[in-house]
RNA sequence: CGGCGGGCUAGGCGGGCAGCUACCCCUUGCCUGAACCACAGAUGGGGUUUACGGUGGGCCAAAGCUCGAGGGCGGCGUUCGGAACUGCACGUCGACCUGGUCUUCGACGAAGAAGUCCUGUCCCGCAGGGUCGGCGAUGGUGGGGCCUCAGCCGUAGGGUUGGGGUGAACUGCCUUCACCUGCCGAAUCCCCCCAGGGGCGGAAGUCAGCAAGGGUGGGUAGGACGUGCGACGCUUGCGGAUCACGGGAUGGAGAUCGGGACCAGCAAUCGACAUGCGGGGAAGGCGUCCACCUCGUGCAUGCUCGCCG
Numbered sequence: 001c002g003g004c005g006g007g008c009u010a011g012g013c014g015g016g017c018a019g020c021u022a023c024c025c026c027u028u029g030c031c032u033g034a035a036c037c038a039c040a041g042a043u044g045g046g047g048u049u050u051a052c053g054g055u056g057g058g059c060c061a062a063a064g065c066u067c068g069a070g071g072g073c074g075g076c077g078u079u080c081g082g083a084a085c086u087g088c089a090c091g092u093c094g095a096c097c098u099g100g101u102c103u104u105c106g107a108c109g110a111a112g113a114a115g116u117c118c119u120g121u122c123c124c125g126c127a128g129g130g131u132c133g134g135c136g137a138u139g140g141u142g143g144g145g146c147c148u149c150a151g152c153c154g155u156a157g158g159g160u161u162g163g164g165g166u167g168a169a170c171u172g173c174c175u176u177c178a179c180c181u182g183c184c185g186a187a188u189c190c191c192c193c194c195a196g197g198g199g200c201g202g203a204a205g206u207c208a209g210c211a212a213g214g215g216u217g218g219g220u221a222g223g224a225c226g227u228g229c230g231a232c233g234c235u236u237g238c239g240g241a242u243c244a245c246g247g248g249a250u251g252g253a254g255a256u257c258g259g260g261a262c263c264a265g266c267a268a269u270c271g272a273c274a275u276g277c278g279g280g281g282a283a284g285g286c287g288u289c290c291a292c293c294u295c296g297u298g299c300a301u302g303c304u305c306g307c308c309g
Base pairs, nucleotide, nucleotide: 001309002308003307004306005305006304007303008302011060012059013058014032015031016030017029018028022048023047024046025045026044036057037056038055039054064299065298067296068295069294070293071292074289075288076287077286078285080284085279086278087277088276089275091273092272093271094270095269097265098264099263100262101261102260103259105258106257107256108254115250116249117248118247119246120245121244123240124239125238126237127236128235129234130232131231132230133229134227135226136225139174140173141172142171143170145166146165147164148163149162150161151160152159153158179223180222181221182220183219184218190215191214192213198207199206200205
């Protein structure tokens, strides 16, 4: 001095733009493109212009680092640039619409066009009916009953007379379209009748009254009735409107509609184009930061132990 093996160490194992931030690095978004691993990081993590991201682990000595030039993905900026698209105004042309003229065009026409008259459907008005639905259930009076008060009679039960009250019960009459039938039916204690049992009494009898039974107010269902209510695949009469469709009469020849061409008009609307004033911002340009690539300059390629030459 060289080679092989081990150890130590500077350095390396991605970068950029935007965002965040006083600023830098990281977590975030995007670009580039291939480049160790694990954990935590927006109620953020670490740092301070020498701005190392943090903690822990692993690999690399043919390791790598710095600077310059060119190309260049991407980001950012730009009173540069102006595309697509779009608003308003005005204009031209066209569409639509209106009028006129024309037609070897089409439909209709002696199996009868236009015109005139009558009429049906549809619609409107008036007056009825029908069906379905909604809604409705009269008022009064007499007797009796019931409730209550009072007088008189009876030494019990009770009897008798009178007054007041009562939405009904039973009944007569007047009135109303307000009547009929079935069922339920008194939790505000409804009425009648009341077996048995009970009270009073010597008895005759009389009183209160449960169950059963019969009813009333009330409820519910149906029918009939009423209705200045509503609806209608129903219907009658009268009048009107319309001319779309249908029928009839008259009439006796073309007549109306459509298509096309041309001329004129054209309020509004729509379409195309042009101009003006705006909105809008694409491609591109310029500036700047740059991943990545190419070329070039410079720096570094260390220290140490063992073995071999």
Molecule: Archaeal signal recognition particle RNA
Organism: Hadarchaeaceae archaeon (SeqCode)